c-di-AMP riboswitch aptamer (ydaO/yuaA leader) from Oligoflexus sp., 131 nucleotides, folded computationally. Lineage of the source: Bacteria > Pseudomonadati > Oligoflexia > Oligoflexaceae > Oligoflexus. The sequence is in RNAcentral, with records from Rfam.
[in-house]
RNA sequence: UCUUGGAGAUCGCUUAAUUUUACCUUUUGGUAAAGGCGGGGGACCCAUUUUUGGGGCGAAUCACGUUAUGUGUAGAGCACUCUUCGGCUCGAGCCCGGCAGCUAACCUCGUAGGCAUCGAAGGGGAUCACA
Numbered sequence: 001u002c003u004u005g006g007a008g009a010u011c012g013c014u015u016a017a018u019u020u021u022a023c024c025u026u027u028u029g030g031u032a033a034a035g036g037c038g039g040g041g042g043a044c045c046c047a048u049u050u051u052u053g054g055g056g057c058g059a060a061u062c063a064c065g066u067u068a069u070g071u072g073u074a075g076a077g078c079a080c081u082c083u084u085c086g087g088c089u090c091g092a093g094c095c096c097g098g099c100a101g102c103u104a105a106c107c108u109c110g111u112a113g114g115c116a117u118c119g120a121a122g123g124g125g126a127u128c129a130c131a
Base pairs, nucleotide, nucleotide: 012115013114014113018035019034020033021032022031023030024029036111037110038109039108040107041106046101053099054096055095056094057093062072063071064070075090076089077088078087080124081123082122083121084120085119086118
């Protein structure tokens, strides 16, 4: 100096999944409440047609094929944001239980988990420092 692996911290990524207060405590935690964010149910009007069952969360849908787990794909993500040019990934899973369109008032639920970092050009914006 380069490569690989492990641990910790900082700055961060995905996501609605965060902040504050009080108490407990196993102090990287738990409970409760509130702020913030997100989801579901739910009128008139309008719309729709329920064994071809139907529906919800989510980017995660669909097609072809294989006999062994593939090739693509709608779509989604990658350090403020937009455009362009490249690059790297994901394209799952779970739930309701015969039932739910939209939907004001209203009712109700969640606030997990998993990671360790893409660059270039141009435009716009924000913050900090100095004068």